[in-house]
RNA sequence: CGCCUAGUUCGGCCGAGGUCCCCCGAUCGACGCCGGAGCCGGGGACCCACGCGUUCCUGGGGUGAAUCCGCGCUGCACCACGGGCGCGGUAGGGCACGUUCUUGGCCCGAACCCGUCAGCUCACCCGGUAGGCGUCGAGAACGCGAAGGA
Numbered sequence: 001c002g003c004c005u006a007g008u009u010c011g012g013c014c015g016a017g018g019u020c021c022c023c024c025g026a027u028c029g030a031c032g033c034c035g036g037a038g039c040c041g042g043g044g045a046c047c048c049a050c051g052c053g054u055u056c057c058u059g060g061g062g063u064g065a066a067u068c069c070g071c072g073c074u075g076c077a078c079c080a081c082g083g084g085c086g087c088g089g090u091a092g093g094g095c096a097c098g099u100u101c102u103u104g105g106c107c108c109g110a111a112c113c114c115g116u117c118a119g120c121u122c123a124c125c126c127g128g129u130a131g132g133c134g135u136c137g138a139g140a141a142c143g144c145g146a147a148g149g150a
Stems, first nucleotide, its partner, number of pairs: 001134004008037006017028004038129006048119001059117001060114004068089007092108004097143008
């Protein structure tokens, strides 16, 4: 200076400590705490949606792009199911001004949370504002901004 992401910004209190100064004082201010704005997420009416019968298996739900499919291996006496591991693919997601269209390329396709409970949802209520990184181009249109010149 940028990228992913909601993850940015302002103020106050305390105050380790620093700088200036003859004195008096002035000024900056980490850590921690509190509050606001912006952004993000969850809960939460009417209305709407859901709603039948049998068997087997199986709780259900949320954040997120991160779902789903096939093959192989795996515990087990064997089989099946589930889970785990690995490959391949895939819904979907990302890549230096913004949007749209066209055209190539690279990458992600995780992880976690609630705890038997939650559809949507006005008012209302609650919570988060972390973390991880270093860049692909090309063409057209509209727009924004900057620099230089007159």
Molecule: c-di-AMP riboswitch aptamer (ydaO/yuaA leader)
Organism: Mumia sp. ZJ1417